[in-house]
């Protein structure tokens, strides 16, 4: 280096939820808060969930298109150095 994660050090982000704010809408932004995290740092490449589509009373419907990285799964990059 690489793997790997420790009662180790600096340290980092920041669940829900609340003000605000953008967005038909899930949802995003900016301020508080802190459940938790070794990538909870990028990234929409597969999956998935979601939200628009969608009506005639009222549910339910497909293409499509949007949105979720703190759902998975894989990509790209990083701080520290015990076993």
């Nucleotide at each position: 280096u690489c793997c790997c994660g420790a009662u180790a050090a600096c340290g980092c982000c920041g669940u829900a939820u609340c003000c605000u704010u953008c967005g038909u809408g899930a949802g995003g932004g900016g301020g508080g808060g802190a459940c938790g995290g070794a990538a909870a740092g990028c990234g929409a490449c597969g999956g998935g969930u979601g939200c628009u589509g969608a009506a005639u009373a009222a549910a339910a419907c497909a293409a499509a298109g949007c949105a979720c990285a703190g759902c998975c799964g894989g990509g790209c990059u990083g701080c520290c150095g015990a076993a």